Notes:
The prediction has a mean pLDDT of 81. A computed fold for a 73-nucleotide RNA from an Ilumatobacteraceae bacterium, annotated as transfer RNA. Taxonomically the source falls in Ilumatobacteraceae (Bacteria, Actinomycetota, Acidimicrobiia, Acidimicrobiales). Rfam family: tRNA. Rfam classes the family as a transfer RNA.
[in-house]
RNA sequence: GGGCGAUUAGCUCAGUCGGAAGAGCGCUACGUUCACAUCGUAGAAGUCGUGGGAUCGAGGCCCGCAUCGCCCA
Numbered sequence: 001g002g003g004c005g006a007u008u009a010g011c012u013c014a015g016u017c018g019g020a021a022g023a024g025c026g027c028u029a030c031g032u033u034c035a036c037a038u039c040g041u042a043g044a045a046g047u048c049g050u051g052g053g054a055u056c057g058a059g060g061c062c063c064g065c066a067u068c069g070c071c072c073a
Stems, first nucleotide, its partner, number of pairs: 001072007010025004019056001027043005049065005
């Protein structure tokens, strides 16, 4: 330098044919316990990496840029 893949909650990841952003773990509060853990209930937490474009409408399509990984040179 070229090709491919990935980027979504604190972490690990879903998200179908473009039509209301989710799960597990973690965190907070309450209950349970002498206390902690476990368990139960409730809750908070998101610029969907970033800048544009097409569309009535984008996490998903198109074009750049950034970061990470793999392959080729």